The RNA shown here (transfer RNA) has 74 nucleotides and comes from a Myxococcaceae bacterium. Rfam family: tRNA. The family's RNA type in Rfam is transfer RNA. Rfam links the family to the GO term triplet codon-amino acid adaptor activity. About the family: Transfer RNA (tRNA) molecules are approximately 80 nucleotides in length.

């Protein structure tokens, strides 16, 4: 350069033919709980859904064009 496949919280990853507050482990923090750490049990908080436009009444999802990463061919 071409093609496939993917980027969603700090990491790992969901999200049912597009539907109105986007979750779930692990971490962090707080608190239970112990002479004391750890585990256990509860709560909190943490998001530009890679960007830019476009289609819809509505996009994590569909079109388009950039970046990025892996694999595959030249």
């Nucleotide at each position: 350069g071409g093609c496939u496949a993917g980027g969603u919280a700090g990491c790992u990853c969901a999200a049912u033919u597009g539907g109105u507050u986007a979750g779930a482990g692990c971490g962090a923090c707080g608190g239970u709980c112990u002479c004391a750490u750890a585990a256990u049990c509860c709560g909190u908080a943490g998001g530009u859904u890679c960007c830019c436009g476009g289609u819809u009444c509505g996009a994590u999802u569909c079109c388009g064009g950039g970046c990025c990463u892996a694999g595959c061919c030249a």
The sequence was found in a public genome assembly. The coordinates come from a structure-prediction model, not an experiment, and the mean pLDDT is 82.